A computed fold for an 80-nucleotide RNA from Nitrospirae bacterium RBG_16_43_11, annotated as c-di-GMP-I-UAU riboswitch aptamer. It was read from a public genome assembly, where an Rfam model found it. It matches the Rfam family "c-di-GMP-I-UAU riboswitch aptamer". Rfam links the family to the GO term cyclic-di-GMP binding. The family has 6 seed sequences and 17 matches in Rfam 15.1. Its mean pLDDT, the model's own confidence on a scale to 100, is 85.
[in-house]
Formats: sequence, structure tokens, C1' cells
RNA sequence: ACCGAUAAUAGCAAACUGCCGGUAACGGUAGGACGCAAAGCCACCGGCCCUCUGAUAAGAGGGCAGCGGGGAUGCCGAAG
Repeated sequence: ACCGAUAAUAGCAAACUGCCGGUAACGGUAGGACGCAAAGCCACCGGCCCUCUGAUAAGAGGGCAGCGGGGAUGCCGAAG
């Protein structure tokens, strides 16, 4: 360094609910834990979702990092 445990110290928080923002997807916050070895961060590529236009095709704007790829950063130290 790769790798990822019947180890250790920590961490995050799905669904759902209350309140707030947003046309919406969704976001914030409090509760709550399905789970997570990057479930910390980034919208670059693919994908999905929302709004508007449109006869189809498609176009414009927005969202999702807990969909996959990618980017850089990070805790620990078993076997290999």
C1' cells in the first nucleotide's frame, strides 16, 4: 500500500412521525433505527425522480451522493 475481521475506539441514520421551507422532486430540524467499512464530501459520467414547454421526438430548469461509476480525503490493524 492492497485488503476488510467473531477485534477495538468512534461515527452515520432508512422507513415513519412532529415542525419549517419548496409548485414539486426534495431539503432543514427533533424523535426514531432499516442498515452502513467511507451510509463523510463532490452532480464529472450513466441512471432515476420533479417542474415547465412541446403533436411525437425532444428541449430548458431543478433534485437524488443510502442507485452505479469516478474524484480527492479519512479511523483501526486480524488473516492474506